RNA sequence: UCAGGCGGUCGGAUGGCCGCGCCCUUCGGGGCGAGGAAAGUCCGGGCUCCACGGAAACAUGGUGCCGGAUAACGUCCGGCGGGGGCGACCCCAGGGAAAGUGCCACAGAAAGCAGACCGCCGCGGCUGGCCGCGGCAAGGGUGAAAGGGUGCGGUAAGAGCGCACCGCGAUGCCGGCAACGGCAUCGGCAGGGUAAACCCCACCAGGAGCAAGACCGAAUAGGGAUGGCCGGCCUUCGGGCCAGGGCGGUUUCCGGCCCGCCAUCCGGGUAGGUUGCACGAGGUGGCUGGCGACAGUCAUCCCAGAUGAAUGGCCAUCGGCGCCGCCGUUGCGGCGAUCACAGAACCCGGCUUACAGACCGCCUGACGUU
Numbered sequence: 001u002c003a004g005g006c007g008g009u010c011g012g013a014u015g016g017c018c019g020c021g022c023c024c025u026u027c028g029g030g031g032c033g034a035g036g037a038a039a040g041u042c043c044g045g046g047c048u049c050c051a052c053g054g055a056a057a058c059a060u061g062g063u064g065c066c067g068g069a070u071a072a073c074g075u076c077c078g079g080c081g082g083g084g085g086c087g088a089c090c091c092c093a094g095g096g097a098a099a100g101u102g103c104c105a106c107a108g109a110a111a112g113c114a115g116a117c118c119g120c121c122g123c124g125g126c127u128g129g130c131c132g133c134g135g136c137a138a139g140g141g142u143g144a145a146a147g148g149g150u151g152c153g154g155u156a157a158g159a160g161c162g163c164a165c166c167g168c169g170a171u172g173c174c175g176g177c178a179a180c181g182g183c184a185u186c187g188g189c190a191g192g193g194u195a196a197a198c199c200c201c202a203c204c205a206g207g208a209g210c211a212a213g214a215c216c217g218a219a220u221a222g223g224g225a226u227g228g229c230c231g232g233c234c235u236u237c238g239g240g241c242c243a244g245g246g247c248g249g250u251u252u253c254c255g256g257c258c259c260g261c262c263a264u265c266c267g268g269g270u271a272g273g274u275u276g277c278a279c280g281a282g283g284u285g286g287c288u289g290g291c292g293a294c295a296g297u298c299a300u301c302c303c304a305g306a307u308g309a310a311u312g313g314c315c316a317u318c319g320g321c322g323c324c325g326c327c328g329u330u331g332c333g334g335c336g337a338u339c340a341c342a343g344a345a346c347c348c349g350g351c352u353u354a355c356a357g358a359c360c361g362c363c364u365g366a367c368g369u370u
Base pairs, nucleotide, nucleotide: 001366002365003364004363005362006361007360008359009358010357012318013317014316015315016314017313018312020033021032022031023030024029035341039352040351042350043349044348045347046346047209048208049207050206052255053254054253055252056251057250058249060205061204062203063202064201065079066078067077068076069075080094081092082091083090084089095200096199100198101197102194103193104192117140118139119136120135121134122133123132124131125130148166149165150164151163152162153161167189168187169186170185171184172183173182174181175180213275214274215273216272223266224265225264226263227262228261229260231242232241233240234239244259245258246257247256282301283300284299285298286297287296288295289294319339320338321336322335323334324333325332326331
C1' cells in the first nucleotide's frame, strides 16, 4: 500500500420564525417528547382474567453433543466433534441406522444381504479368431455412493489370503466436571447411505390475551311469554340428601368448586367516560469476580404515553456523498432533482429481515521499504 476477517459507534449539526402532545405551575412560565430496527409476529417471559389443584398415562407441539449464563427461551457464552478456508475466521436441524418400516430415480452386471458389462488366469475343442468348462472381483466402466484405503509379499490369475501403516471393534490405563482426547494390548475385522422420512430415546409445555382486565354510567330489565325435559327419598314446606351435568388437550384416581337444562318468540342495554398507561427482570458510570455470557456492589438519573392518533413546516449556514475545474501537497472553487431503512400504542429479553453513507478498534494474508 492492497485484499480479507471479527467487533463497535453515528446515521446529520447549528441558528431564527411559526405550529403540536403530555406533566408541573406562584399562571409569569418551566420540563420532557419515536428506533437500531419501533418492522415481521418467529420464540421466551412479566402482567391480567378463568375453579380448578395433585399424581399418572396417552395425544399434540417443541428442543436434541458437554458445561455454564438468564426470569425464561428454540437465545447467549465457553468448550468438544465434523466440514470449509493459506490464514484471521466461518458453517452444522450435532441423541439413535445393531428395535422396526420406508426410500436410494436414471445410469449400471449389481444399490440388501448383493453381483460379472469390459476383462484377467487355467484346461479343452477348433485354427489366427471363436466356443465350452472352471477360478477371480485386483484393473477398467456406470454412478452421489459398488462393501475398507495405500504399499509390499504371495498366487495360474487374484482376494485381508498374509504383513506394515491408516481406518474399524473390544479391553485396560492416563488427562478432563463432561462432551471427548491420548497411549497400550488384542482381533483380519466389514449389517452402505438416509431420521429438516415415519419411528425409537431423553427433556419441556393449562387456556385466552391490553381489543386482557377494573370502575363509572346507561335499561319497565338480575326481563317477559310459550312448549318440552331430570328424577328418587326426607321435610318443621324454608329446605336437606342422593342421582345428573359442567369446570379451557383427552382419560383414570384423589380432593375441591359451580349448576336446573333445551327450543322458539318479544324486548332493553352493549354509544360513551375514567383506569389499566409507564419506577422498570430500568438507563448511565465506577469498582470487584469471571476466558466469557454475566453477576455483585457503590454512585447517579427519570428519559413519549397518544386515541383517527402529537415531535412538523419554512429559511439560512455548516457537514457527508457524487461529478467537474485549479493545485506539488494540506486544500480551494463550482454544480447536484444527492443525504439510507423507516414512526411507539401494556412492557421487557432475543431471533429474523431492511438499511445511502461516514468513522473507530483488533486480527490475518500478499507485496514493498527500513
This is a predicted structure of a 370-nucleotide RNA (Bacterial RNase P class A) from a Sneathiellales bacterium.
Of the family's consensus pairs, 96% are formed in the model.
It was read from a public genome assembly, where an Rfam model found it.
Its mean pLDDT, the model's own confidence on a scale to 100, is 77.